Small-subunit ribosomal RNA, central domain from a metagenome, 348 nucleotides, folded computationally. Rfam family: Bacterial small subunit ribosomal RNA. Rfam links the family to the GO terms ribosome and structural constituent of ribosome. The full RNA is in RNAcentral, with records from SILVA. The coordinates come from a structure-prediction model, not an experiment, and the mean pLDDT is 89.
Context: one part of a larger RNA
RNA sequence: CUGGGCUUAAAGAGCGCGUAGGCGGUUUGGUAUGUCAGGGGUGCAAUCCCUCGGCUCAACCGGGGAACUGCCCCUGAAACUGCCAGACUUGAGGGCUGAAGAGGAGAGCGGAACGUUGCAUGUAGCGGUGAAAUGCGUAGAUAUGCAACGGAAGGCCGGUGGCGAAGGCGGCUCUCUGGUCAGCUCCUGACGCUGCGCGCGAAAGCUAGGGGAGCGAACGGGAUUAGAUACCCCGGUAGUCCUAGCCGUAAACGAUGGGCACUAGGCGGUGGUCGUUCAACGCGACCGCUGCCGAAGUAAAAACAUUAAGUGCCCCGCCUGGGGAGUACGGUCGCAAGGCUGAAACUC
Numbered sequence: 001c002u003g004g005g006c007u008u009a010a011a012g013a014g015c016g017c018g019u020a021g022g023c024g025g026u027u028u029g030g031u032a033u034g035u036c037a038g039g040g041g042u043g044c045a046a047u048c049c050c051u052c053g054g055c056u057c058a059a060c061c062g063g064g065g066a067a068c069u070g071c072c073c074c075u076g077a078a079a080c081u082g083c084c085a086g087a088c089u090u091g092a093g094g095g096c097u098g099a100a101g102a103g104g105a106g107a108g109c110g111g112a113a114c115g116u117u118g119c120a121u122g123u124a125g126c127g128g129u130g131a132a133a134u135g136c137g138u139a140g141a142u143a144u145g146c147a148a149c150g151g152a153a154g155g156c157c158g159g160u161g162g163c164g165a166a167g168g169c170g171g172c173u174c175u176c177u178g179g180u181c182a183g184c185u186c187c188u189g190a191c192g193c194u195g196c197g198c199g200c201g202a203a204a205g206c207u208a209g210g211g212g213a214g215c216g217a218a219c220g221g222g223a224u225u226a227g228a229u230a231c232c233c234c235g236g237u238a239g240u241c242c243u244a245g246c247c248g249u250a251a252a253c254g255a256u257g258g259g260c261a262c263u264a265g266g267c268g269g270u271g272g273u274c275g276u277u278c279a280a281c282g283c284g285a286c287c288g289c290u291g292c293c294g295a296a297g298u299a300a301a302a303a304c305a306u307u308a309a310g311u312g313c314c315c316c317g318c319c320u321g322g323g324g325a326g327u328a329c330g331g332u333c334g335c336a337a338g339g340c341u342g343a344a345a346c347u348c
Stems, first nucleotide, its partner, number of pairs: 003320004007302002012316001014200004021194003025088007034080001035077008049065006091191001092188003095184005103177007114150008125136002162169002205246006214240002219235004257315006265293012297304002321348003330341004
């Protein structure tokens, strides 16, 4: 470079916004960049191919031809591509009217449980386990009642439900704010798709300052056991929470990149609109999202199947036997932990 691939065999970047580039709807006219046709020039020799010949053959050598798939010039064609000019509305975006939602940020409020403290009642145990013990308790625990304070998390509703690009989002109210869907077809008129880089990014971890109820790495103790650096029990520090800043990873999963178009159906959930009806219920139709089952087709099979892993096109990422190894070295980012990029020898 090319081929074949990327759900589970190696392989989709964790996710988005977007530079250059690549690709790009309908239509008219022009142009002639690519494209195509004819002609001309050139494409050294040798080599390769065809043919004839010379060394006894061959290799080798000589003659002739073809070829040299390329480049340049002239003339011409105009469907497609590009470019220029114009037009269009179905792609895209906007407007108006409605709709659903744990989408995001900030502030405030409330209840259950839990812990601590105080007061009260009350007395000999409580707690814990397979059984126990460590532990707590006559300095009055556990239990019960009242009160105050504190932090964290949000029971039922709750769903095979909803929202978000992903990570993720769940008490209530208010403020600010993003996206989506439906209806009307009113406006712009291809404004599009994909994409170095940039941004976002669970948990853990890091820096500084707060906070600390419960839980709880580490750690201490009690058990178990041959041992028990565990599983069980009693404690318990970081952490878990908040603010500001880092880190940038994951089975970041649908193990399935994004976009567009096309290709039987059946049964649900959810949001909206329309029709039928006096209205409601119900029924039917259309659009968006989300599940299950299945035709064709695909697939090694499992399975996928209008939410494709089917049929095509566009753009990006990635794979190329196992180990060595996501290691070493270098570079770069980071406070660090480490991240990203990423080999080889050797070996099977």